RNA sequence: GAUUAACGCUGGCGGCAUGCCUAAUACAUGCAAGUCGAAUGGAUAGCUUGCUAUCCAUGGCGAACGGGUGAGUAACACGUAGGUAACCUGCCUUUAAGACGAGGAUAACCUUUGGAAACGAAGGAUAAUACUGGAUAGGACGUUAAAGAUCGCAUGAUUAAACGUUUAAAGAUAUAUCGCUUAAAGAGGGGCCUGCGGCGCAUUAGCUAGUUGGUAGGGUAAGAGCCUACCAAGGCGAUGAUGCGUAGCCGGACUGAGAGGUUGAACGGCCACAAUGGGACUGAGAACGGCCCAUACUCCUACGGGAGGCAGCAGUAGGGAAUUUUCGGCAAUGGGCGAAAGCCUGACCGAGCAAUGCCGCGUGAACGAAGAAGUAUUUCGGUAUGUAAAGUUCUUUUAUUGGGGAAGAAAAAGUUAGAAUUGACGGUACCCAAUGAAUAAGCUCCGGCUAACUACGUGCCAGCAGCCGCGGUAAUACGUAGGGAGCGAGCGUUAUCCGGAAUUAUUGGGCGUAAAGGGUGCGUAGACGGCAAGAAAAGUCAGUUGUUAAAAUGCUAGGCUCAACCUAGUAAAGCAACUGAAACUAACUAGCUAGAGUAUGGAAGAGGCAAGUGGAACUCCAUGUGUAGCGGUAAAAUGCGUAAAUAUAUGGAAGAACACCAGUGGCGAAGGCGGCUUGCUAGGCCAAUACUGACGUUGAGGCACGAAAGCGUGGGGAGCAAACAGGAUUAGAUACCCUGGUAGUCCACGCCCUAAACGAUGAGUACUAAGUGUUGGAGGAAUUCAGCGCUGAAGUUAACGCAUUAAGUACUCCGCCUGAGUAGUACGUACGCAAGUAUGAAACUUAAAGGAAUUGACGGGAGCCCGCACAAGCGGUGGAGCAUGUGGUUUAAUUCGAAGCAACGCGAAGAACCUUACCUGAUCUUGACAUCCUUCUGACCAUCCUCUGUAAUGGAGGACUUCCUUCGGGACAGAAGAGACAGGUGGUGCAUGGUUGUCGUCAGCUCGUGUCGUGAGAUGUUGGGUUAAGUCCCGCAACGAGCGCAACCCUUGUCCUUAGUUGCCAGCGGUCCGGCCGGGCACUCUAGGGAGACUGCCAGGGACAACCUGGAGGAAGGUGGGGACGACGUCAAAUCAUCAUGCCCCUUAUGACCAGGGCUACACACGUGCUACAAUGGCGUAAACAAAGAGAAGCGAACCCGUGAGGGGGAGCCAACCUCAAAAAUAACGUCUCAGUUCGGACUGUAGUCUGCAACCCGACUACACGAAGCUGGAAUCGCUAGUAAUCGCGAAUCAGAAUGUCGCGGUGAAUACGUUCCCGGGUCUUGUACACACCGCCCGUCACACCAUGGGAGUCGGAAAUGCCCGAAGUACGUGACUUAACCGUAAGGAGAGAGCGUCCGAAGGUGGAGCCGAUGACUGGGGUGA
Repeated sequence: GAUUAACGCUGGCGGCAUGCCUAAUACAUGCAAGUCGAAUGGAUAGCUUGCUAUCCAUGGCGAACGGGUGAGUAACACGUAGGUAACCUGCCUUUAAGACGAGGAUAACCUUUGGAAACGAAGGAUAAUACUGGAUAGGACGUUAAAGAUCGCAUGAUUAAACGUUUAAAGAUAUAUCGCUUAAAGAGGGGCCUGCGGCGCAUUAGCUAGUUGGUAGGGUAAGAGCCUACCAAGGCGAUGAUGCGUAGCCGGACUGAGAGGUUGAACGGCCACAAUGGGACUGAGAACGGCCCAUACUCCUACGGGAGGCAGCAGUAGGGAAUUUUCGGCAAUGGGCGAAAGCCUGACCGAGCAAUGCCGCGUGAACGAAGAAGUAUUUCGGUAUGUAAAGUUCUUUUAUUGGGGAAGAAAAAGUUAGAAUUGACGGUACCCAAUGAAUAAGCUCCGGCUAACUACGUGCCAGCAGCCGCGGUAAUACGUAGGGAGCGAGCGUUAUCCGGAAUUAUUGGGCGUAAAGGGUGCGUAGACGGCAAGAAAAGUCAGUUGUUAAAAUGCUAGGCUCAACCUAGUAAAGCAACUGAAACUAACUAGCUAGAGUAUGGAAGAGGCAAGUGGAACUCCAUGUGUAGCGGUAAAAUGCGUAAAUAUAUGGAAGAACACCAGUGGCGAAGGCGGCUUGCUAGGCCAAUACUGACGUUGAGGCACGAAAGCGUGGGGAGCAAACAGGAUUAGAUACCCUGGUAGUCCACGCCCUAAACGAUGAGUACUAAGUGUUGGAGGAAUUCAGCGCUGAAGUUAACGCAUUAAGUACUCCGCCUGAGUAGUACGUACGCAAGUAUGAAACUUAAAGGAAUUGACGGGAGCCCGCACAAGCGGUGGAGCAUGUGGUUUAAUUCGAAGCAACGCGAAGAACCUUACCUGAUCUUGACAUCCUUCUGACCAUCCUCUGUAAUGGAGGACUUCCUUCGGGACAGAAGAGACAGGUGGUGCAUGGUUGUCGUCAGCUCGUGUCGUGAGAUGUUGGGUUAAGUCCCGCAACGAGCGCAACCCUUGUCCUUAGUUGCCAGCGGUCCGGCCGGGCACUCUAGGGAGACUGCCAGGGACAACCUGGAGGAAGGUGGGGACGACGUCAAAUCAUCAUGCCCCUUAUGACCAGGGCUACACACGUGCUACAAUGGCGUAAACAAAGAGAAGCGAACCCGUGAGGGGGAGCCAACCUCAAAAAUAACGUCUCAGUUCGGACUGUAGUCUGCAACCCGACUACACGAAGCUGGAAUCGCUAGUAAUCGCGAAUCAGAAUGUCGCGGUGAAUACGUUCCCGGGUCUUGUACACACCGCCCGUCACACCAUGGGAGUCGGAAAUGCCCGAAGUACGUGACUUAACCGUAAGGAGAGAGCGUCCGAAGGUGGAGCCGAUGACUGGGGUGA
């Protein structure tokens, strides 16, 4: 785009078309074929009494047309072009001739009679254009005649004359004519034959006995095996016979640029059919509404017997998604009959029903902003619907009413002329007028494709969906609404066809890797084929003629108001015939040598077959020497060995394979071929001439060869070695490893016939840059021929790549492909001994499967590099006790969060109440907290006191008790009330902001322009060096730039300078000896400003670079040490309980308040720590040296008391001033002497101190007493590279009190690093990938369950088509015909002829038998697909 459409929603009018696609299922009822009295006889009726009408019957014509349907049919059925010298033709037209003369019946009718009916029987009478003889004949047939003439492609056709045989006729009438017979011709209609054309399956390959042909006969309108008898053995078939399936064919229709593809409704041509099957009759012609028979079904019946055929028009039932009125009329067109009037006509013309289709028209038009109301939305401002509505002014198509009102009609008849008559549709089309915007809009869609977006509801539910896909609480995708888009009396959906689809490719595709080259050769048919000439004209080209029906399509016009629709004219292509042309192709004739082949001479080779032969090695046997092991592995064991192995020496046996040479070397068609010699044999190459003369290429079928494994028979068997056995390994180990070991491997003969049989690349020919290596020839050489390789140009390719050995450019032939799975499976067939091979589907499932390349990620891949990553060291954890956190358990509650690294002394820098979020109990409801409103009060709150109450909320009472003012009131506070609202540590960190962790302080992450690539992308950023570093240098189709690195910042280490109080004291003075005072600011120190370090200098290395190594100087040397600082991003990482926040939820409670309890529980498990286990120690005594901090609700000195915690006290200090404050380890002296101790301190008891409203659950500390485990810690595991580890103490935050934690501070102060193999993590380059949620990936098979389709299956059931036999209806033909018989013959008897009957052949249906095919079903069974 289209449709004979259907379904859903909706529906105003008209015109023109169309309307059972399914059950060729069954049909009630009515109608669809009659007509003629001018062929004939009669009956009845009417009266005008001889006329008319109606009816019955005989007779004629018609009923073979028209109408329906598409079951069958793969066929001369159809289409097209021809033939018929092999034929027929009623009615019609033309021409010619004729129609003489006789006869016998019969129906209707009458009578009788049978039957329920249908329908008959007998007797009697009668007519014809009915029937029968006779006559006539330019007919037909035969003879003369196998002649002659003319014609034809052939058989053959035509033709004068004569003779013989045979054969016609009908009348009617209005007297005009109409009919009848014969012959010839025409027109129109048919029969038969032929060329060509149009479906599928080869898993249908052979079919055929009247089959193919001949002779003779029969038969027909006519040719013919059409039929019969005989003879011969033919005929068809890979150019697809036969079989099976499907199907009416065509003009045309739809689609398409075309070529094509699909289709065959309506209209037209042909065919076939008429319930199913068979048959003849009549006729010019044959059967839908004729006959006979059989079968099935239906109906009537008096049970004896009868009737019927809507695939005609309507209509009914049924089937179905689905298809109309039991209408009007013969007015028109056409048909039948008739002389005609006319009759008949469900053909036809019309109307009705149906939006079924096509076409046309309308549902109003102009103005109209207060941008109304309503609705939707909103950021609350607005925005949209929207000039839309309302309103004003117009118009009246359509619908309605009224009035008028067609064309279609002209003939026929009749006739001198003239006149009259005929419309179903239809009071319709059309015209005029009236009223009044009045009577008239829906459907689908709005995620992308694809024009059109928001809100609410829902919450992987409900649902949508053509494909991708949407929906799991913010859905432009579901549902609804508003708005919008498209089409519009329709709009969507479904179904089917074509297109897009170059996705079957003729036009117009492919086969290295995506599907696809046969394993290889030889060769048949076929296809294609070198140079030049001739003749002819099959293909080819040109012209002419015929035909290609009409309709349709295209073009040009015309008619309905337009259009659809209708009418007229014209064009195009196929086939055939004729005439011509001769380039090319084919075929023919005679040639040529460039293709191909033969001959000669050479050289190379694992080419093949057969025979012979050689050495090394392994194994075995014998003997000698020799002794305890051998062998084997990562390590072992099984195994062998004192019966003498292994080892070694000598001799022997047997089988198999041929080291080195050896090479992208050689040969072969491929498979494949490797010691040496001989014989036989095939092919290729080179050189030069001679010969043949296209002999060529390819090759469906066919034939041959064809690795390994396997099979059969017979040998052989050393080594190796499936199966098997044992030993190991392992969770297991039917494996990898080891020890053994049988088929097999070898030979001969015969099978098998497959491989990643690969160059994943069929064969042949020609052409198209180079360079380089190698093998074999030729040449003096340059070079050249034939192979085998590599690199590359043009070109090509999706890319990878290929590239004279093409995957380039062309030609020829063959094979093969058409999404993936099912499946190389099933069935069938062929081959095979078997294994199996070849050929080779479908149902069903699915949106992908696949190729090449790209970027990442990953790898028990490779290279390079780094990191306390390993290693080298030091000290720990894991064992004990305790502290603390977590899990688990428990509980009324043990609030919540954090979960590998990157949760677990984490949020928590500090839970007795509070905190507190949890539990129990009790209480409040505009609220504990914020804003607003109304009323009332002038106080209220706070504080204090009393009573009640566990407390809170409360209740009662007392004390104390406002401000401003314009005097109206206001501010403020309280109470009461109503509602907006408050409130939520309720949910969602997977809706979020912010903040944080982590990879990782790792060196990376990107961009612009350019260039390369079809593209994703690449390049830059890779490479060579170097660095801590994408740090820097060099090179480079790249050149630059940004975020990161580094530096700039802080701190620390040296120096200078400035400034000296609360800091300092060198020198001077004083002193109570204390920087205490005067004094000073040199030093320390404090805190401001500067300097300093930059590979700057030297040497060597490196590439004259970057840089590295060493050195000098320097406080410091190669980023001096430390910190802050964290690229693009990853982990839906953490946090809604810091805070903020969308949405959801609660609202006398999930909010608020109070008391008590809980977060502190305890069979257990884990993490992080502290203290220890002791002598490098414990204890005691008396001594020394810090840094950094804090302090007013504070730090708190001296002094006094207490064993002590502490108490009393209150100087000083808002701090370089005073206080905390004692530093400890260390050093010195003494003691302990290796033990569960003078180690260790848990636990417990008693008595206390401090804080606090309060130490019971549940604080810290002190004194005395008690004195547990623990004697250095399994597997495993952690930290650390220098002022570091280890060890020692000090301080601070939080805090009333409560650190073994955290954050800081200093003191003492090591060991080790060969190195990068390994473990972990990271960076970079490269490689593989079926991964991309990215290896915590992907993914295979069994098993279990459910569903689906399918193969096998003992069988069972059904179908269609053949076939043998039996039976054999109707009926034709033939035979017979004793029975019957009007016409003719005969005086008669009788005859001729005809018929009934009987028989024969054939023969439908039926019965029966055995095969083959197809389908359904089947216990059981096989595999397959799908599923969370």
Small-subunit ribosomal RNA from an uncultured bacterium, 1428 nucleotides, folded computationally.
The RNAcentral record of the sequence draws on ENA and SILVA.
It matches the Rfam family "Bacterial small subunit ribosomal RNA".